RNA sequence: AUAGCUCAGUGGAAGAGUAUGUGCCCAGCAAGCACAAGGUCCUGGGUUCAAUCCCCAGU
Numbered sequence: 001a002u003a004g005c006u007c008a009g010u011g012g013a014a015g016a017g018u019a020u021g022u023g024c025c026c027a028g029c030a031a032g033c034a035c036a037a038g039g040u041c042c043u044g045g046g047u048u049c050a051a052u053c054c055c056c057a058g059u
Base pairs, nucleotide, nucleotide: 001059004018005017006016007015012049020036021035022034023033024032042058043057044056045055046054
């Protein structure tokens, strides 16, 4: 080592910014606003009722 990218996060199960899509706005575009989609949390074991989080090994 976590969303396409940049990064948070905490033993009760994952969020932001940006990008993308749709809508609103506009004569139109951009900007702005709203919503949505997007994750086997590097891989394999272990501990635990429960692991993204703790331990071991690997890349």
This is a predicted structure of a 59-nucleotide RNA (transfer RNA) from Vicugna pacos.
The prediction has a mean pLDDT of 85.
Rfam family: tRNA.